[in-house]
Molecule: RNase P RNA; transfer RNA
Organism: Binatia bacterium (SeqCode)
RNA sequence: GAAGUGGAUCAAGCGGUCGCUCUUCGCGCUUACGCACGGAGAGAGGAAAGUCCGGACUCCUCAGGACAGGGUGGCCGUUAACGACGGCCCCGAACGAUCGGGGGAAAGUACCACAGAAAACAUACCGCCUUCCGCCUCAGGCGGACGGUAAGGUUGAAAAGGCGAGGUAAGAGCUCACCGGUUCGCCAGUGAUGGCGAACGCAUGGCAAACCCCACUUGGAGCAAGACCAAAUAGGAGGGCUGGGUGGUCCGCCCAUAGCCUUCGGGUAAGGUCGCUCGACCCUUUGAGCAAUCAAGGGGCAAGAUGAAUGAUCGCUGUGGCUCAUAUUACGAGCCAUGACAGAAUCCGGCUUAUCGAUCCACUUUAGCC
RNA sequence: GCCGGUGUAGCUUAACGUUAGAGCGACUGAAUCGUAAUCAGUAGAUGGAGUGUUCGAUUCCUCCCGCCGGCU
Repeated sequence: GAAGUGGAUCAAGCGGUCGCUCUUCGCGCUUACGCACGGAGAGAGGAAAGUCCGGACUCCUCAGGACAGGGUGGCCGUUAACGACGGCCCCGAACGAUCGGGGGAAAGUACCACAGAAAACAUACCGCCUUCCGCCUCAGGCGGACGGUAAGGUUGAAAAGGCGAGGUAAGAGCUCACCGGUUCGCCAGUGAUGGCGAACGCAUGGCAAACCCCACUUGGAGCAAGACCAAAUAGGAGGGCUGGGUGGUCCGCCCAUAGCCUUCGGGUAAGGUCGCUCGACCCUUUGAGCAAUCAAGGGGCAAGAUGAAUGAUCGCUGUGGCUCAUAUUACGAGCCAUGACAGAAUCCGGCUUAUCGAUCCACUUUAGCC
Repeated sequence: GCCGGUGUAGCUUAACGUUAGAGCGACUGAAUCGUAAUCAGUAGAUGGAGUGUUCGAUUCCUCCCGCCGGCU
C1' cells in the first nucleotide's frame, strides 16, 4: 500500500432577528378562574421508531392451590428482571483476525413424497457361491430347484459404523490394526467438559422452529391503567338471579341479599385537575473483578405538550469538496455544501430495524521497500 | 398512545410439510351474416427478506411492510 475482521465516538459550535410551548417575576384589567404586555430561564434521539422481550407503577381484596395453556433451554456468573449481557465449554465455517449454532431421538407416538429390493422389529431386484436335477459338450457352459450371502451394482436428501488386511465355497466385526462410537473407572475442573485407562465387535438413521419428555419459569389487564372535581339526566325498556368479582377451567377467598349484573335507548362531554417526570438518573475519580458488573467519594438537575410546542432566517468559526495550481505537501484566496435516518406522549433496561458524512482504537492476511 | 387479527392469479377463495388448484374475469381460436350464450385452448399468484429449521416451506421460526378491528 491492498484486502479484510471486531469495537467505540460524533450527528457541528457561538451569536443576532422574527415566531411556538412551559415555568417564574413584574405590571395592568377582572369578584374570581384567568387574560394581555414586558423581563428572565428551559425546550427531542442514537435510534425518540418497531412494540419483539423484561421490569417499575396502577387497578382487579391477597396474587393463594390444582389443571390447562404459554415461554426459555450447553455451563458458570451479572442484573430489579429478561429470551439481555460477560467469561468459559462443545460442534461447524474461514489461511486467519473472527463468525454461526447449542437440553433429550437408548420413554413413547407420528412422519420421511417420488424413486428404490429395502425408509426402520430391516430386506433381497440385478448379482456372487456350495449342493442337487435336466440339456449341450473334453475342460466347461446354459436352464431350473432347495439354500448361503450382503462384498459389488441400481435409487435417494438419507441405506444399518468407515478403511485396509486376514479369512471364506462366496461373503460377513467372522477375526485383527487404525479411526469413529457406547459403557465403566481414575484424574483435573464449581460446572459444561477435557485427559488417561479398561471393556464391548457396534446394539443406537433423520426429524422435537412435529406431538412429547425433563428442568426452570409464568395470575390478568394496561397511564385511553387509575384517582378526584364539575356538568347532565327519566334511574326508561328487555333479560338473568344463588347472583356478582377474581378477564382460560375448577377449588378457595371476597361482596351482596331485592339488590346486583347485562343488553338497548337517552343525556353530558372533542370537560377540567392529578397521575407527569428526581430516576435501578447523568458526569467524573478511585478501588474490587479477566469481564458483564459492583462499592465508595465528589459534582449536576436535563422537555413535559394533549386540536399535541421544540421552527424559520442571517453572520462568524469549524468541517468537506472544487478552482487559482503546477509532481507532491504545507500555507493563502475565492466559490459551493453543511446533508442521512428520523421526531418525545407514564417511565426505565435490552433487542431489532433505518441511517448522510466522517473520526478513532485493536487485530488478521498479503505485496514491495528499509 | 396501548392492544389484537390478517395477507395466495385482476376479484372470490382451496391446499397433512413433498408438482400451488378451482369459480368468475382477461386473451386467442371455432361456430354465427354479426353480437351474446356455447365449445376448445392460453397466460396469470403464495406481501418482502433470511448462508433460518428441514432432504424439501404457502405451511414452522425470526425481522420488516401493508391492511382491518378494539380500548376514554